[in-house]
Molecule: transfer RNA
Organism: Christensenella sp. UBA2853
């Protein structure tokens, strides 16, 4: 140096072949129970989808740039 892959909530990950309000468990908080805690149950908060820009009525989904990390080739 060339070549694939990934980057979405604190944390692990769906969504991903464009379609309208982005979701699970989990973890924080708050309340029920409980003597008090765990365990449960109920709610609630958090996301400009890695950065910028491009297509397009419309982008988490496409195209290019760059960072950042993994694999591999030499």
């Nucleotide at each position: 140096g060339g070549g694939c892959c990934c980057g979405u909530a604190g944390c692990u990950c769906a969504u991903c072949c464009g379609g309208a309000u982005a979701g699970a468990g989990u973890g924080c908080c708050u309340g029920a129970c409980u003597u008090c805690g765990a365990a449960u149950c109920a709610g609630u908060a958090g996301g400009u989808a890695g950065u910028g820009g491009g297509u397009u009525c419309g982008a988490a989904u496409c195209c290019c740039u760059c960072c950042g990390g993994g694999c591999u080739c030499g």